[in-house]
Molecule: transfer RNA
Organism: Plantactinospora sonchi
Formats: sequence, structure tokens, C1' cells
RNA sequence: GCGGCUGUAGCUCAAUGGCAGAGCACCUGGCUUCCACCCAGGGGACCGGAGUUCGAUUCUCCGUCGCCGCU
Repeated sequence: GCGGCUGUAGCUCAAUGGCAGAGCACCUGGCUUCCACCCAGGGGACCGGAGUUCGAUUCUCCGUCGCCGCU
């Protein structure tokens, strides 16, 4: 330099055009003499830009991060 795959919450992952979800973690309350476990509740995310569309995490293009391969 070229090609392929990939980027969603603090972490690991869903969501194949129509309200962005789960587990763990975190916070608050309950339980307990205290802690842990357990129970109830809560906060938090679509890599950036443009395009298509009534509507984009999803489709297209460009850029960029990471991984793999080729040279």
C1' cells in the first nucleotide's frame, strides 16, 4: 500500500427499517447486630460525517479505531 471482518451501557453480548434490551458491574432502599447472599427500584450506550427513506443501530458512501491476511 491492497483486501476481508469489526465498532451498541464500565465489561460481555442482543436488536435483519418502526418505543434501543439482557447478564454482570455501579447507585438507592429493604432484609441483617454488621458484612455477604437475597428482594425492590434507579442511572448509564448506537465510532464520526454525508446520503436513501415518512422513519436508519439496521441500507449506501467517505473517514476512523481494532483484528486477520497479502505485498